[in-house]
């Protein structure tokens, strides 16, 4: 320098291919009931504009530049 893959919630992921359904599921985190107590159970809450900017479309996690961390290959 040249290609390739990842980036979604505090924490790991689905979702992307084919644009539209409240961006979903597990763990966590609070509040209660239970308990001596803690652990576990059950009941209720919680939290993203989906790395960053554009651009296309009535409509973007989802396509399409660009660029930015991390990587893994060639040189």
């Nucleotide at each position: 320098c040249g290609g390739g893959g990842u980036g979604u919630a505090g924490u790991g992921u689905a979702g992307u291919c084919u644009g539209g359904c409240u961006a979903a599921c597990a763990c966590g985190u609070c509040u209660g009931u239970u308990u001596u107590g803690g652990g576990a159970a059950c009941a209720g809450a919680u939290g993203a504009u989906c790395g960053c900017a554009g651009g296309u479309u009535c409509g973007a996690a989802u396509c399409c530049u660009g660029u930015c961390a991390c990587u893994c290959c060639g040189a």

This is a predicted structure of a 75-nucleotide RNA (transfer RNA) from a Paludibacteraceae bacterium. NCBI's taxonomy places the organism under Bacteria, Pseudomonadati, Bacteroidota, Bacteroidia, Paludibacteraceae. It matches the Rfam family "tRNA". It is annotated as a transfer RNA. RNAcentral holds the sequence, with entries from ENA.